[in-house]
Context: one part of a larger RNA
Parts: sequence; structure tokens; C1' cells
RNA sequence: CUGGGUGUAAAGGGCGUGUAGGCGGUCUCUCAAGUCCGAUGCUAAAGACCAAGGCUCAACCUCGGGAAUGCGUUGGAUACUGUGAGGCUAGACGGUCGGAGAGGGUAGCGGAAUUUCCGGAGUAGCGGUGAAAUGCGCAGAUACCGGAAGGAACGCCAAUAGCGAAAGCAGCUACCUGGACGAUUUGUGACGCUGAGGCGCGAAAGCGUGGGGAGCAAACCGGAUUAGAUACCCGGGUAGUCCACGCCCUAAACGUUGAGUGCUGGGUGUCCGACAUCUGUUGGGUGCCGUAGCUAACGCGUUAAGCACUCCACCUGGGAAGUACGGUCGCAAGACUGAAACUC
Repeated sequence: CUGGGUGUAAAGGGCGUGUAGGCGGUCUCUCAAGUCCGAUGCUAAAGACCAAGGCUCAACCUCGGGAAUGCGUUGGAUACUGUGAGGCUAGACGGUCGGAGAGGGUAGCGGAAUUUCCGGAGUAGCGGUGAAAUGCGCAGAUACCGGAAGGAACGCCAAUAGCGAAAGCAGCUACCUGGACGAUUUGUGACGCUGAGGCGCGAAAGCGUGGGGAGCAAACCGGAUUAGAUACCCGGGUAGUCCACGCCCUAAACGUUGAGUGCUGGGUGUCCGACAUCUGUUGGGUGCCGUAGCUAACGCGUUAAGCACUCCACCUGGGAAGUACGGUCGCAAGACUGAAACUC
């Protein structure tokens, strides 16, 4: 390489969008590139294969024959693929009507709580733990009441629920805005699927500039514990966590399961529609249990890991190693790409 694979053994790209490419519904005609059949030329000789012959045999040698794969030229076939033309509506997209949703963005508003400050009232403790201590408090703390400031997060509703491509999304209101779904069968007429590169998005942490800073809290400082305690527990506490703009681009980015389409028994819960009131039918999601089948087993099982097809990505013993080197990107941290010697 071929082959075989990728839920858990090595292996699905973090997720979209889309270029090239690959693949592509149904009917008629067309051409004949792929495909198939025939003819012909080339495919050196030697070797190989078959037959005959020569050395006494054989090895060896001589001669004849048949090929073989591919290419060119040429004549034909037209089912399939393809080309061109014309139709179709089951794929796809649009129109009309409709309801659902923490989908996204911006602005405004709200209450509870923590903290701090001010005022009141009040006295000796508070806090913390396994027990303590550090700490706070007679310069009046803690507990209680009233007021103010500021930042962050939104209790109940709440779900095994919903939405989003993924990351992710939750107080309320308004505005702007994306997608999905149902009904109707009204329009277009294959306009489709996938997608190497590219481009965009991408939790947390981290970085740059400027703001903000209540609570929490890496680092750090104390107190304990301990043989020690650079920890776990306690008291403090700075980056950070928040906002704007710009970077970073990683993850157990997980359903550890790429996307699309078709086909293949059921039962039960739930969300959103439509139709029915026959307590159901039907479409789309989301769960559980299970048939056939699959699987090494576990398990999967119309939300497939079943039966098939199309396209992409990836794997090929462990370590060395996601390292070195080179390259690209980045302010940096580093990211992406990614070996070998050696060793078992």
C1' cells in the first nucleotide's frame, strides 16, 4: 500500500459557513467520452509456457507455435455513468397563516442578600474550630432598628423541561435580530448532499489599554495541625473574577458516538404544534424500556452502535513525545504542524 477499523481497546476534526473536488431524484430524445464487442498495428531478441529436434541422457542448445498486459488506428453496440436538449414533482427552497422557546445584541428598570459608611439604641464580648489560636471589640464591636453608597449575582417559578451549530443561554421591560416547528399544498423546478484548503465562532484561565472592585479569591502573610506541613482547617489578602475594546484558540470542547439520505416490531413518560374529542391520530423535539439485528463484552436498539449508500476527518504496538528540529501564528504565555536515534 492493500485490507481492517474509529462509544469504552489506537482512532470523529471543538462547532459552523463555504471554495475546489467527490457524489447526486424522475421521464423522453441526443451524442458516444467512460463501458462493452470485432478488426488491425505496435508491445525487440533472449527468458517463461507448449510441441519437435541436436549433443549417448540431462543440464545446455536449435527450431516452430501460442500467447500475455497495455497503447494507437478503425468499425460497431447504447443498458448503465457521462454530454447536450426538453419535461416532471416525491428531494431542496420560497409564499400564506399560526403558536412555542434561559437563541443572540443594546438600553432601561427591580427586589432579596453580602460589605462599607452615617445615625439610633445597647454592653462585653464577637468570630472561628474536631478542639483552638491568629483576628475583631471599652477609641464601644457582635446582636437589633433606620438611612446612604457601591459592586456582583438573579431565590421561588425550575423540570427527568426549553433554546442554540458548538462554546453556551435564566430577575423584569422595551427595541433590534437569527433559527427551528406546525398547518396549507399556493409558487420555483434537482436549484441537492458532503466538503481538502479558506473564512467565522469558540468555556475557563491568561495577555494588552482604560475603567470598576461588594463578595469571593491563585500568589502572599499570619494562626493551627503535624515528625515535618512550602497542604488539607481557621483569620487576613493581591492579581483575577465585572465592563469596554483588542488578543489568545485550548478543554474529560464528551453522547469520549462526523455530516447527510433511505429502510427496519413495539411499549411508556414528557415538551411544541395540527386535527379530533374515537382519552386518541399525526408532525417535530426530548427521555426511559425493549423486538429483530449488531457487539469482545458492557451495551446499542426509528435520537442505532441495525441494514445500506455518498462525502469528509482520523487510527496502524508501548515508551521516548505531543518532545526535538524546521515552518506558520502570537505582545507574551504558548498554539498548530510534528519526527528520529535509542529502548521494551
Background
Model confidence (mean pLDDT): 90 of 100. The part of an RNA shown here (small-subunit ribosomal RNA, central domain) has 344 nucleotides and comes from an uncultured bacterium. Rfam family: Bacterial small subunit ribosomal RNA. RNAcentral holds the full RNA, with entries from ENA and SILVA.